[in-house]
Context: one part of a larger RNA
RNA sequence: GGACUAACGCUGGCGGCGUGUCUUAGCCAUGCAAGUCGUACGGACCAAGACUUAGUAGCAAUACUUUUUCUUGGUUAGUGGCGCACGGGUGAGUAACACGUGAAUAAUCUACCCCAAAGUGGCGGAUAACAGAUCGAAAGGUCUGCUAAUACACCAUAUGCUCACGACCCGUAAGGGUUGCGAGGAAAGGUGGCCUCUGCUUGCAAGCUAUCGCUUUGGGAUGAGUUCGCGUCCUAUCAGCUUGUUGGUGAGGUAAAGGCUCACCAAGGCGAUGACGGGUAGCCGGCCUGAGAGGGUGAACGGCCACACUGGAACUGAGACACGGUCCAGACUCCUACGGGAGGCAGCAGGCUAGAAAAUUGGGCAAUGGGCGCAAGCCUGACCCAGCGACGCCGCGUGAGGGAUUAAGGUCUUCGGAUUGUAAACCUCUGUUAGGAAGGAAAAUGGGAGUGGAUCCUAAUACGGUUCAUUUUUGAUGGUACUUCCAGAGAAAGCACCGGCUAACUCCGUGCCAGCAGCCGCGGUAACACGGGGGGUGCAAGCGUUGUCC
Numbered sequence: 001g002g003a004c005u006a007a008c009g010c011u012g013g014c015g016g017c018g019u020g021u022c023u024u025a026g027c028c029a030u031g032c033a034a035g036u037c038g039u040a041c042g043g044a045c046c047a048a049g050a051c052u053u054a055g056u057a058g059c060a061a062u063a064c065u066u067u068u069u070c071u072u073g074g075u076u077a078g079u080g081g082c083g084c085a086c087g088g089g090u091g092a093g094u095a096a097c098a099c100g101u102g103a104a105u106a107a108u109c110u111a112c113c114c115c116a117a118a119g120u121g122g123c124g125g126a127u128a129a130c131a132g133a134u135c136g137a138a139a140g141g142u143c144u145g146c147u148a149a150u151a152c153a154c155c156a157u158a159u160g161c162u163c164a165c166g167a168c169c170c171g172u173a174a175g176g177g178u179u180g181c182g183a184g185g186a187a188a189g190g191u192g193g194c195c196u197c198u199g200c201u202u203g204c205a206a207g208c209u210a211u212c213g214c215u216u217u218g219g220g221a222u223g224a225g226u227u228c229g230c231g232u233c234c235u236a237u238c239a240g241c242u243u244g245u246u247g248g249u250g251a252g253g254u255a256a257a258g259g260c261u262c263a264c265c266a267a268g269g270c271g272a273u274g275a276c277g278g279g280u281a282g283c284c285g286g287c288c289u290g291a292g293a294g295g296g297u298g299a300a301c302g303g304c305c306a307c308a309c310u311g312g313a314a315c316u317g318a319g320a321c322a323c324g325g326u327c328c329a330g331a332c333u334c335c336u337a338c339g340g341g342a343g344g345c346a347g348c349a350g351g352c353u354a355g356a357a358a359a360u361u362g363g364g365c366a367a368u369g370g371g372c373g374c375a376a377g378c379c380u381g382a383c384c385c386a387g388c389g390a391c392g393c394c395g396c397g398u399g400a401g402g403g404a405u406u407a408a409g410g411u412c413u414u415c416g417g418a419u420u421g422u423a424a425a426c427c428u429c430u431g432u433u434a435g436g437a438a439g440g441a442a443a444a445u446g447g448g449a450g451u452g453g454a455u456c457c458u459a460a461u462a463c464g465g466u467u468c469a470u471u472u473u474u475g476a477u478g479g480u481a482c483u484u485c486c487a488g489a490g491a492a493a494g495c496a497c498c499g500g501c502u503a504a505c506u507c508c509g510u511g512c513c514a515g516c517a518g519c520c521g522c523g524g525u526a527a528c529a530c531g532g533g534g535g536g537u538g539c540a541a542g543c544g545u546u547g548u549c550c
Stems, first nucleotide, its partner, number of pairs: 001550004006546005013396006019389002021354001026352003030349003035082003040079002043076008054065004089307003099231007108224002113220008121155002124152001130145006161184003165180006189212006198205003233279003240270003245267008282304004286297004309330005332343004360386001362385003368382001369380004399429004409420004433491001435486005443477001446474011494539005499520003505534005515522002
């Protein structure tokens, strides 16, 4: 000199963009942060309508009440599907194939998505909801009975696929590919429309069609697992370490090679090129500094990893050994009828504690992205916005021109004057920002709904898909940005320093005192170094100090 996720002191006008618990991986009141699908299923409830039963009133039409069945619309606890493994947080642990980089997988898996091929036929038994009974303070159960499915189970079929055996080709090899034969193994339906074909024949359907699904297989894409070369802090006041240890055979296990695990056999394996131990630490793209080499660092943003009160374990699933899932143990907190139960902010806000130190218990799903859904849509503290903090960077302003009697006052003085100083006053202007008034966005070339046309599918001028035109609707931010007008210099400057380094000097006070100080050093009666005044210098909505790094 530069840089800070900074803090402290004095001061403080506006805006834009960023950024904000570095300490206690300490503890948490409250609200929200993961749901969705009724076009998978049986119910329940509500509303409207149709048919029907019975009763009352009435001569009757009809009205009211009641009952059965059905249709349509809505709400939805439960079964079921998909998601909850993403997104968001933190950096405790980890010196390790954790990360970075380059390879390998002939040792592997991959839901949803895309392409291609083939299929989607039969049949069965349950169970929640519900009803009844019952236990418990609660949390929550137990028994009996009924019912559905895209839930569950079984049979059939098998283009592919898997396994065993045989043949051929290829490969450095474990092996890969092709082919023959035998054995084994799948599935689920929903919704809209229609009458060309079939069945009853009005219309409907087991028919046709469109669409969303389902099953098997091959390929792709994406994501992941595993292995290896190289790189990756300090310490020898840590020198020897190791028994599943090192290797082999066989078996088990895994999606997958492997002491990963086990039985047996052998006695190996690592190490001054630093094993083993101890300390410290998430790693990287980057960031800071520097001419570079290098040194330091790993906030924000992006990639990877690890963790989710502490420790352990598995279940489900394509994927977890799972932050807002389960079980066990522990510490802590809470409820209790004392028998027993409930909880986990290192999600967003917010609180307590700690600390030099750090924000709102805000608005919205309008946009982007995600989950579910045919869709409409629902959910989304991701995200987009707003609020607070000069915490940082950038921009703007605090007025401009004229104005000498060089006013007064202050300070200094050699008493002549000098300086503050064109500075002020005064005159003429301007109108940024702030204030007031009026108008007022883009972000929506997207999304939704309606109408019409074209085209594809089709038996079809249904439905549906694609596309075009047109109408209409959709913004939290926000009456914000921006534009115009109004008045008016009005509302807006401080901080540090002035002995040398280092730009900037005098007076008074003090008298080795009080004090200053980054280093050298100042102060003991003329202090340019202490304190105050005047003047000056430097930065400026900031200026200094402290801390850290180069």
Predicted 3D model of a 550-nucleotide part of an RNA (small-subunit ribosomal RNA, 5' domain) from a candidate division WOR-3 bacterium. It matches the Rfam family "Bacterial small subunit ribosomal RNA". Rfam links the family to the GO terms structural constituent of ribosome and ribosome. The prediction has a mean pLDDT of 83.